[in-house]
RNA sequence: GCCUCAUCAAGAGUGGUGGAGGGUUCGGGCCCGAUGAAACCCGGCAACCGGAGUUCGGCUCACGGUGCUAAGCCCCGCACGGCCUGGCCGUGAGGGAUGAGAG
Numbered sequence: 001g002c003c004u005c006a007u008c009a010a011g012a013g014u015g016g017u018g019g020a021g022g023g024u025u026c027g028g029g030c031c032c033g034a035u036g037a038a039a040c041c042c043g044g045c046a047a048c049c050g051g052a053g054u055u056c057g058g059c060u061c062a063c064g065g066u067g068c069u070a071a072g073c074c075c076c077g078c079a080c081g082g083c084c085u086g087g088c089c090g091u092g093a094g095g096g097a098u099g100a101g102a103g
Base pairs, nucleotide, nucleotide: 003101004100005099006098007097008096013042015041016040017039021032022031023030026077027076028075029074043069044068045067048065049064050063051061052060053059054058073095078092079091080090081089082088083087
């Protein structure tokens, strides 16, 4: 990397360093950013796995391993359906992200 399963409408900074980019790939949008982007540190959120506790169909803790910390996975791009029809809405697929497993 491939495969399998689960989740993706919630939540989380007036901090430090840094100094111009960033928002998953491709494309089209739109947005964030010197009132400070990415990255790193600290803090925080959450509870997938391990651990601990427990009144044990479960619940709690947050010690460890991740993860996350603008916008519905930021929206759309494929299919189907609906409607007030060069659009809007809904459902699904595909793709993506994260965790765990298998290998």